[in-house]
Molecule: transfer RNA
Organism: Candidatus Roizmanbacteria bacterium RIFCSPHIGHO2_12_FULL_33_9
RNA sequence: GCCGCCAUCGUCUAGUGGCCCAGGAUACCUGGUUCUCAUCCAGGAGAUCGGGAGUUCAAAUCUCCCUGGCGGCA
Numbered sequence: 001g002c003c004g005c006c007a008u009c010g011u012c013u014a015g016u017g018g019c020c021c022a023g024g025a026u027a028c029c030u031g032g033u034u035c036u037c038a039u040c041c042a043g044g045a046g047a048u049c050g051g052g053a054g055u056u057c058a059a060a061u062c063u064c065c066c067u068g069g070c071g072g073c074a
Base pairs, nucleotide, nucleotide: 001073002072003071004070005069006068007067010026011025012024013023018057028044029043030042031041032040050066051065052064053063054062
């Protein structure tokens, strides 16, 4: 330098155009249970989807550029 893949709540992830202003697990907060803690149960808060632009009536999802990471070739 060229090619490919990946980036979504704190963490791990689902979602491959409208059912979703994004679901689950875990962590966190509150309450219950317990003498207390842990476990367990119930509830709550938490991501406009790496950044920007474009296509579309509609984009996390399609296209382009950029950033970061991983791999291959040279």